[in-house]
Model confidence (mean pLDDT): 89 of 100. c-di-GMP-I riboswitch aptamer from Paenibacillus ginsengarvi, 90 nucleotides, folded computationally. Taxonomically the source falls in Paenibacillus (Bacteria, Bacillati, Bacillota, Paenibacillaceae).
RNA sequence: UAACGAUAAUAGCAAACUUGCCGAAAGGCAAGGACGCAAAGCUACAGGGCCUUCCUGACAUUCCUGUCAGAUGGCAGCCUGGCUACCGAA
Numbered sequence: 001u002a003a004c005g006a007u008a009a010u011a012g013c014a015a016a017c018u019u020g021c022c023g024a025a026a027g028g029c030a031a032g033g034a035c036g037c038a039a040a041g042c043u044a045c046a047g048g049g050c051c052u053u054c055c056u057g058a059c060a061u062u063c064c065u066g067u068c069a070g071a072u073g074g075c076a077g078c079c080u081g082g083c084u085a086c087c088g089a090a
Stems, first nucleotide, its partner, number of pairs: 004088002012037002017032006035077001041083003046080003049075003055070006
């Protein structure tokens, strides 16, 4: 330095759920809370996947609306890739 990851050490993050705020929603932020995580740090304009539809289009309509399609909105705690990083047993 690279790979690897322990019944080691030191630290870290925080699922569900609850409350508040933002948002049309998905979701996000803060506080509480820990299911888990050796990258659960960053990257969504690297690729795939998933979620949502304010809006736009099409269709239907009992004229209230409904259905379908579409990210420009999201998810990095879905996978692969990229970048960066603590520790050091085998």